[in-house]
Context: one part of a larger RNA
RNA sequence: GGAUGAACGCUAGCGGCAGGCUUAACACAUGCAAGUCGAGGGGUAACGCGGGGUAGCAAUACUCUGGCGACGACCGGCGCGCGGGUGUGUAACGCGUAUGCAACCUACCUGUAACAGGGGGAUAACGGAGGGAAACUUCCACUAAUACCCCAUAUUGUCAUUCUUUCGCAUGUUAGGAUGACGAAAGCUUCGGUGGUUACGGAUGGGCAUGCGUGACAUUAGGUAGUUGGUGAGGCAACGGCUCACCAAGCCGACGAUGUCUAGGGGAGCUGAGAGGCUUAUCCUCCACACUGGUACUGAGACACGGACCAGACUCCUACGGGAGGCAGCAGUGAGGAAUAUUGGUCAAUGGACGGAAGUCUGAACCAGCCAUGCCGCGUGGAGGAAGAAGGUCCUAUGGGUUGUAAACUCCUUUUGUUCGAGAGUAAUAAGUGGGAUGCGUCCCACGAUGAGAGUAUCGGACGAAUAAGCAUCGGCUAACUCCGUGCCAGCAGCCGCGGUAAUACGGAGGAUGCAAGCGUUAUCC
Numbered sequence: 001g002g003a004u005g006a007a008c009g010c011u012a013g014c015g016g017c018a019g020g021c022u023u024a025a026c027a028c029a030u031g032c033a034a035g036u037c038g039a040g041g042g043g044u045a046a047c048g049c050g051g052g053g054u055a056g057c058a059a060u061a062c063u064c065u066g067g068c069g070a071c072g073a074c075c076g077g078c079g080c081g082c083g084g085g086u087g088u089g090u091a092a093c094g095c096g097u098a099u100g101c102a103a104c105c106u107a108c109c110u111g112u113a114a115c116a117g118g119g120g121g122a123u124a125a126c127g128g129a130g131g132g133a134a135a136c137u138u139c140c141a142c143u144a145a146u147a148c149c150c151c152a153u154a155u156u157g158u159c160a161u162u163c164u165u166u167c168g169c170a171u172g173u174u175a176g177g178a179u180g181a182c183g184a185a186a187g188c189u190u191c192g193g194u195g196g197u198u199a200c201g202g203a204u205g206g207g208c209a210u211g212c213g214u215g216a217c218a219u220u221a222g223g224u225a226g227u228u229g230g231u232g233a234g235g236c237a238a239c240g241g242c243u244c245a246c247c248a249a250g251c252c253g254a255c256g257a258u259g260u261c262u263a264g265g266g267g268a269g270c271u272g273a274g275a276g277g278c279u280u281a282u283c284c285u286c287c288a289c290a291c292u293g294g295u296a297c298u299g300a301g302a303c304a305c306g307g308a309c310c311a312g313a314c315u316c317c318u319a320c321g322g323g324a325g326g327c328a329g330c331a332g333u334g335a336g337g338a339a340u341a342u343u344g345g346u347c348a349a350u351g352g353a354c355g356g357a358a359g360u361c362u363g364a365a366c367c368a369g370c371c372a373u374g375c376c377g378c379g380u381g382g383a384g385g386a387a388g389a390a391g392g393u394c395c396u397a398u399g400g401g402u403u404g405u406a407a408a409c410u411c412c413u414u415u416u417g418u419u420c421g422a423g424a425g426u427a428a429u430a431a432g433u434g435g436g437a438u439g440c441g442u443c444c445c446a447c448g449a450u451g452a453g454a455g456u457a458u459c460g461g462a463c464g465a466a467u468a469a470g471c472a473u474c475g476g477c478u479a480a481c482u483c484c485g486u487g488c489c490a491g492c493a494g495c496c497g498c499g500g501u502a503a504u505a506c507g508g509a510g511g512a513u514g515c516a517a518g519c520g521u522u523a524u525c526c
Base pairs, nucleotide, nucleotide: 001526002525003524004523006522007521008520009519010518013378014377015376016375017374018373019371020370021336026334027333028332030331031330032329035078036077037076040075041074043071044070047069048068049067050065051064052063053062054061055060085289086288087287094214095213096212097211098210099209100208101207104206105205109202110201111200112199113198114197115196117151118150119149120148127140128139129138130137131136157182158181159180160179161178162177163176164175167172187194188193215261216260217259222252223251224250227249228248229247230246231245232244233243234242264286265285266284267283268279269278270277271276291312292311293310294309295308314325315324316323317322342368344367345366346365350364351362352361353360354359381412382411383410384409391403392402393401394400395399417463418462419461420460421459422458426453432447433446434445435444436443437442470515471514472513473512474511475496476495477494481510482509483508484507485506491498492497
């Protein structure tokens, strides 16, 4: 000098774009953050419509009724493994990069081929009877399905036996054939469709393995018994001591094993002429974690942040018998700390889940609020104006220097400000309507509701210099000097060093210099 997720002191007009718990992975009140589908099902708690009944002259009130729109709870499907957070652990195939899988899986999407015949038994809700303070729960009886089960059918599926064949470094593998065994399905419908099953491909996402790279300490030198390898078996989507039985005695290590400490990795960022050094906030990506430890279930996928079970610590409720909870989601609270924001708005856009769609949900996201935390931009006026005014300050003091064209004063402008008025883009389309293309799906064109931010940005009118400057320094390094006070005191200080009676170095004043809505100090890196 540059830089920062900064903090502190003094100061502060505005806008744009960014950023905002670096500390206690400390504890959390409250609200929200994952639902959706009635075009799978039995149904009807609430709402609306229709219909019936009773009362009334009527309005209307009460009541009955799944008939309709819809729909709480329930069964069922899909989603909840995404998105969002944090950096505890991890020095590791965790990450980066390059390969391999002839050792693997992949819901939704997509291409091709084929199929969907018959039957059965339950169960929730609802109803009835209980238990409990509650959380919740027990028993009886009824019922449905795209829930569950059985039989049939079966190709290019799976398994076993077997024949021929291609390729490969090898275990092996490709293609064709024979025999046997095993394995499917679901309906709804407005009749247009939509969904179901099997098989083989594609795409996407993952799993596994390997080469190389990826901290400190040798004041850590030996480490290791499932340890290293083999055979066999089990297990897994798959390979494998992954697990087990038996057998052998190996395997790693000064090219640093093992141990201890530290640490999420990368793209990137800062600095530097570069080489390098340092950092890993925001953004993207991979990994790990979800009160602590462990376990599996479901599922295409989890050993699952807002699922389950067990143990532990902590907190809360309790009728003392027993229960409930997990903000490292968004806000917010306490604590810690030098220090870090609102218990805001909207699904309008983008994206996600479900749905045929309308749509619902979405603290993802988009916006707004707070903070000079940073970067960038603008302003605090411009031109003229010498009696070089007054005042301050300094001096060699009837006078002069300086503040200083600075002010006053004259003319001008109106960014900004105040006020009045107009007022966006962001919106593409959905349902639907019209037209065109098409063998059918369907596609294309035009019109077509919808804006949180927001009456914001922006534009125009009026007014009036009006609303707006500080901070640090001035001995040398280092741009900028005098006076007064103090008297080795009070104090300053990054280094050298100043201060003991004329201190350009302390404190004040005048003046000056530097930067400027900031300026200094501290901390850290180059």